[in-house]
RNA sequence: CUCAUCCAGAGAGGCUGAGGGAACGGCCCUGUGAAGCCUCGGCAACCGCUCACGACGGUGCCAAGUCCGUCAGACUGCAUGUCUGAAAGAUGAG
Numbered sequence: 001c002u003c004a005u006c007c008a009g010a011g012a013g014g015c016u017g018a019g020g021g022a023a024c025g026g027c028c029c030u031g032u033g034a035a036g037c038c039u040c041g042g043c044a045a046c047c048g049c050u051c052a053c054g055a056c057g058g059u060g061c062c063a064a065g066u067c068c069g070u071c072a073g074a075c076u077g078c079a080u081g082u083c084u085g086a087a088a089g090a091u092g093a094g
Stems, first nucleotide, its partner, number of pairs: 001094006011040005019029003023070004041062003045059004066088001071085005
């Protein structure tokens, strides 16, 4: 860079010690311990293997619709709301 998917699903312990949820704005989660690292466990998206299923392996993931919105359009009716697409982001494969 290209293609595909993103409404669901998934814990506990140890070490640490204040932050984190991509950016911005909200709104959330956090000393009943953030983020990070380690161990075991789990979920199940992609790829590989297999006649096929299963199982196994390689990444990935385990708060909230990709937490919501951020740009454009349509329907509403003037206060917003709903839907669609894009942009951006994340994951896998090449």

The RNA shown here (SAM riboswitch aptamer (S box leader)) has 94 nucleotides and comes from a soil metagenome. Its mean pLDDT, the model's own confidence on a scale to 100, is 82. The RNAcentral record of the sequence draws on MGnify. Of the family's consensus pairs, 97% are formed in the model.